[in-house]
The RNA shown here (small-subunit ribosomal RNA) has 1437 nucleotides and comes from an uncultured Chloroflexota bacterium. The sequence is in RNAcentral, with records from ENA and SILVA. Rfam family: Bacterial small subunit ribosomal RNA.
RNA sequence: GAUCAACGCUGGCGGCGUGCCUAAUGCAUGCAAGUCGGACGGGUGGUCUUUCGGGGCCAUCACGUGGCGGACGGGUGCGUAACGCGUGGGCAAGCUGCCCUGGGGCGGGGGACAGCCGGUGGAAACGCCGGGCAAUUCCGCGUACGCUGAUUCGCCGGUGGGGCGGGUCAGGAAAGGCCCUUUGGGGUCGCCCCGGGAGGCGCCUGCGGCCGAUUAGCUGGUUGGGGGGGUAACGGCCUCCCAAGGCGGUGAUCGGUAGCUGGUCUGAGAGGACGGCCAGCCACACGGGGACUGAGACACGGCCCCGACUCCUACGGGAGGCAGCAGCAAGGAAUCUUCCGCAAUGGGCGCAAGCCUGACGGAGCAACGCCGCGUGGGGGACGACACCCUUCGGGGCGUAAACCCCUUUUCUUCCGGAAGAAGCCCGUUUUGGCGGGUUGACGGUACGGGAGGAAGAAGGCCCGGCUAACCACGUGCCAGCAGCCGCGGUAAUACGUGGGGGCCGAGCGUUGUCCGGAGUUACUGGGCGUAAAGGGCGCGCAGGCGGCGGCGUGGGUCCGGCGUGAAAGCCCCCGGCUCAACCGGGGAAGGUCGUCGGGGACCGCGCCGCUUGAGGGCGGCAGGGGCCGGUGGAAUGCCUGGUGUAGUGGUGAAAUGCGUAGAGAUCAGGCGGAACACCCGUGGCGAAGGCGGCCGGCUGGGCCUGACCUGACGCUGAGGCGCGAAGGCGUGGGGAGCGAACGGGAUUAGAUACCCCGGUAGUCCACGCAGUAAACGAUGCCGACUGGGCGUGGGGGGAGUUGACCCCUUCCCGUGCCGAGCCAACGCGGGAAGUCGGCCGCCUGGGGAGUACGGCCGCAAGGCUAAAACUCAAGAAUUGACCGGGGGCCCGCACAAGCGGCGGAGCGUGCGGUUUAAUUCGACGCGACGCGCAGAACCUUACCGGGGCUUGACAUGGACCUGCAGGCCCGCGAAAGCGGGCGGCCUUCGAGGGUGGUCCACAGGUGCUGCAUGGCUGUCGUCAGCUCGUGCCGUGAGGUGUUGGGUUAAGUCCCGCAACGAGCGCAACCCCUAUGGUCAGUUGCCUAUCUGGCCAGACUGCCGGUCGCAAACCGGAGGAAGGUGGGGAUGACGUCAAGUCCGCAUGGCCCUUACGCCCCGGGCCACACGCACGCUACAAUGGCCGGGACAGCGGGUCGCCAAGCCGCAAGGCGGAGCGAAUCCCCCAAACCCGGUCCCAGUUCGGAUCGGGGGCUGCAACCCGCCCCCGUGAAGCCGGAGUCGCUAGUAACCGCGGGUCAGCACUACCGCGGUGAAUAUGUUCCCGGGCCUUGUACACACCGCCCGUCACGUCACGAAAGCCGGCAACGCCUGAAGCCGGGGGGCCAACCGCUUCUGCGGGGGCAGCCGUCGAGGGCGGGGCUGGUGAUUGGGACG
Repeated sequence: GAUCAACGCUGGCGGCGUGCCUAAUGCAUGCAAGUCGGACGGGUGGUCUUUCGGGGCCAUCACGUGGCGGACGGGUGCGUAACGCGUGGGCAAGCUGCCCUGGGGCGGGGGACAGCCGGUGGAAACGCCGGGCAAUUCCGCGUACGCUGAUUCGCCGGUGGGGCGGGUCAGGAAAGGCCCUUUGGGGUCGCCCCGGGAGGCGCCUGCGGCCGAUUAGCUGGUUGGGGGGGUAACGGCCUCCCAAGGCGGUGAUCGGUAGCUGGUCUGAGAGGACGGCCAGCCACACGGGGACUGAGACACGGCCCCGACUCCUACGGGAGGCAGCAGCAAGGAAUCUUCCGCAAUGGGCGCAAGCCUGACGGAGCAACGCCGCGUGGGGGACGACACCCUUCGGGGCGUAAACCCCUUUUCUUCCGGAAGAAGCCCGUUUUGGCGGGUUGACGGUACGGGAGGAAGAAGGCCCGGCUAACCACGUGCCAGCAGCCGCGGUAAUACGUGGGGGCCGAGCGUUGUCCGGAGUUACUGGGCGUAAAGGGCGCGCAGGCGGCGGCGUGGGUCCGGCGUGAAAGCCCCCGGCUCAACCGGGGAAGGUCGUCGGGGACCGCGCCGCUUGAGGGCGGCAGGGGCCGGUGGAAUGCCUGGUGUAGUGGUGAAAUGCGUAGAGAUCAGGCGGAACACCCGUGGCGAAGGCGGCCGGCUGGGCCUGACCUGACGCUGAGGCGCGAAGGCGUGGGGAGCGAACGGGAUUAGAUACCCCGGUAGUCCACGCAGUAAACGAUGCCGACUGGGCGUGGGGGGAGUUGACCCCUUCCCGUGCCGAGCCAACGCGGGAAGUCGGCCGCCUGGGGAGUACGGCCGCAAGGCUAAAACUCAAGAAUUGACCGGGGGCCCGCACAAGCGGCGGAGCGUGCGGUUUAAUUCGACGCGACGCGCAGAACCUUACCGGGGCUUGACAUGGACCUGCAGGCCCGCGAAAGCGGGCGGCCUUCGAGGGUGGUCCACAGGUGCUGCAUGGCUGUCGUCAGCUCGUGCCGUGAGGUGUUGGGUUAAGUCCCGCAACGAGCGCAACCCCUAUGGUCAGUUGCCUAUCUGGCCAGACUGCCGGUCGCAAACCGGAGGAAGGUGGGGAUGACGUCAAGUCCGCAUGGCCCUUACGCCCCGGGCCACACGCACGCUACAAUGGCCGGGACAGCGGGUCGCCAAGCCGCAAGGCGGAGCGAAUCCCCCAAACCCGGUCCCAGUUCGGAUCGGGGGCUGCAACCCGCCCCCGUGAAGCCGGAGUCGCUAGUAACCGCGGGUCAGCACUACCGCGGUGAAUAUGUUCCCGGGCCUUGUACACACCGCCCGUCACGUCACGAAAGCCGGCAACGCCUGAAGCCGGGGGGCCAACCGCUUCUGCGGGGGCAGCCGUCGAGGGCGGGGCUGGUGAUUGGGACG
């Protein structure tokens, strides 16, 4: 896009179309084929007449006889793969009623049967017997042509049964009716014979149009012939005989499916799909069979038979066939009125009038489709209300509405009102006509006019991307959506709703189906090295394709004429309905078609030549080419013997094994099997598999040279045939070594493995089978063509040489690099994967599966051929990133080297856990855990219990009230709070401000979401990286730059380079510190210091060496300091949805007499445990006592606090000084000197506990710190493991500070004092940087992913069997009926005889017999479907 559609929601009008795709299932009822009285008999009614016997006329009836029509029209699509259809031909092999046309004729007789009458059977349907009658019924006779048959002659001809003409013989006709009549006849409709035509039908034939080869062979009337039969006619159509043929890979047979076509839909076309309506043909009419009648049938509304089904029945028998129109039931997702009319068109009959016509013309139902129209038009606000959103300003709906003006298609109503009609009848007529009358189902419809009035008329789907259209709320991986990708787990443009928007519009969506997109079956127009795809290799039949020249032919091919290609449809033009849809007219177009004529290039065919393709002979060459026989040495093993002794062997290390019965080792001899070291190659040969000692025999192929011979003999190759590694199988040998299976030893969590010790098949030989492979160059064979350049191996040739090499050139065969071109890229690149030609094979998403079933092959194993259900969303190439028990280079206290710790103890602190009314919360590897907390007794405080408040503890605004707040007193109370009272200030006595109260807006929340956020922070990491512009390369992702060679701490610098530059990082700039100078300075100091400012200094600057003489590195000088001097601040693009909503801010959500606020008390301090970070120790490098020495950073007025006094001490009293280089904290400690302790759980260690004190504070019970006395625990250096540190560092030592009333501080931030050891080095562990490689990873190795097992679901296979379906075959039976036979029965015409109604003849009928025959039965096998305990694998979760 399309649709015979259906479903969901919705629905105003009209026109034109369309409407059981399923059950060719079954059908109630009505209708669908009759007509003719001008063929005939008769019935009924009427009328006239009569000699009363009857006769005539009119009307009517179709009952019977007769004629024509029921073979058309209408329906359906079952069957059919066929000459059924389409197209083109043929019939010299045919038929044809009615119609047209030509010629001729119609004489004279006879006999029946219905109806009817009489009788009779039956329930009915329907008969039976007898009698008699008519015709356009039937039958003789006569006559007849140019008719027919036989025969014969001549001519023509396309030579088969053709046409024309002649002779002879034989044969065949007929019907009447009506009207007129001057009764002679005429007219008209018919009848018979013979021609011609038109239309129709039959038969034959070339070509064309489905699928399956898992259907490969089929065939007995089969193929042909002769005789005969039959037919309208040919024919094996039928029959008898004879022959043995016919068809098939160009697909027979079989199976499945299907009516075919014009055309329809789609598509640029080629093509693909389809065949509903309309039209042509075919087939069918309940299923099957059969004939009759007839011009025509094997007959939809005829007959007979069989069968199934339905109905009637008096049980004896009968009736029926909607796939005609309507309608019913059923089936189904689904498909209409039991309508009107013959007015028109067409058909049947009739002289006609006319009758019949569910054909047809119309109407009805259905948005089923197409087309057209409407549901109003104009104006109308900076823009109402509602609703929605909002950043609260506003925005949207939206000129939309209201409102004003206008129109009236459609609608309602009233009035008018067709075309479609030509014919027919009557009258008249010199027949040409004229006059009159009459016929409409649709329908009072279309259409026209008047009136009324915006009046009655809009929805569906969609809005994440594809794809046009976005917000809010609800929901919270729920409910749901979904065509694909995918949405939904608390801010969802994807679900649901609302608002808004988009698209289409009386429709809109969904589903099904077809084509397109799909170049995704590739004819147009694809591919096969690695994506799916080259057959393992060769030979070769058929087939396909085929060199150069000439002649002929004209099949292909090309051109032209003619014929045909129905109509409709499509296209163009014109026209008719107001337009369109629809319809009418004209034209054009359409074939692989036929025929005639022409052309002769190319293809084909025939003939004649040619040599270049191919082949051959002569002469050479190389070779693990093949087969057979022989033969050789080394090595392994075994055997015998000698020597000899304790091991040997094996591995990562071992053990099993072998060995004192003598191994291994070694020497000598022997046996046996297999394989052939070196040569050996990047090498050679072969079609492939493959082939390796040497010698011989037989044999295949290849290459080279030149002239010679044949003369296209060629290439490919479906089937077919042969060859075909290893492993395997059969029979028989052989068996040294090796070695599946197997045994043992190890390894391991296990180890049915890898390693080791053994070891059977096998490996070897002969013969046979098997027939596979990563049978690979993953690259079929043959041929041609297409710049070159640089190598190299083997063979041959030339030149040259004594010979060889070097050298030159050419040919053949190999093997590489670059390159045009090709390729998705990788790559290929004269042995192409380039450009072409020929032929073959193969592919068409992955899995299922190279599987099942079937077939073929095989002894088996198995091989070849080869699906489907079901299921998935892939596959390929490229880039980036990441990772690797990949590689290269290089860093870091990363390891190593070293020093000290942690892990054990006690205690402190944090965390987990547990507990609890609560033990508030956060942080969780590094990068949570002395972290937020740089100070939890109350407060803090967020938690818990209890008591209270409700505009609130706090902010802003509004309304009203208020001489009133704070403060004080009293009462209750734990307090908060509640209640009561006192008192007070200003004043202009109004008000304002303020305050308080009530009310309204609101406050408030450490409630949730760090995965909605800002900000800030941690981490990789102070690592050296991360990018951009332009250019260049690539189809693209992307690459290059940034890689490479050096160098550095560094993407630091240098050099090189399709890159050239640039940015963020690095470095530098900043601060502290080390030296000096200078200036200034108090409370410091006296030129040394100190504080502050300014300045100098260090830059690889200088020298030497190394390098490429580049960056740089090494060494040196000078210098306080050297190669970034030391330290700090500084943290690129980014990563971890890292951390924080409880610092702060903030979106959203939630609470509102509480999730807010106040108070008291409790908790955060719990304790059986686990972890982390620390402190103190375990002691003698020490403890204790006494004496002695030396810092720096800092802090201090609600503060630091001196002197002095008291107390053992904590501390108290005291108060000087100091807002501080002035005073105070402030005695530093380790250290040094002297003494003591003597290795002890101690004079170590200090936990714990008891007692007594001090301090802060409202308050130390839970729960502070300090002092004194007493008590003196664990602990004697710490398992696996683990941390820090490279120099003023570690270690050790003390000091200060912040927080703070006080303090749990052993923490943290700083300060100084004493002051080491070690680094050979980069293999390893961890982390990181760069390059490279592989990748099936991309939430990126903490990835991905394989198989078994368990469970669930689904589809499939196998299966003892069981149940069906189909066709064929054999046998039995066999209806109707045609044909044949036979002559017992019966019989009108004609003939003969005749006794005059009978006999005979001819002929006919029934019955009988036979062939065939539908159907039925029996039988075995074939094909096919279903089911099946159990079982097998598969897919998904």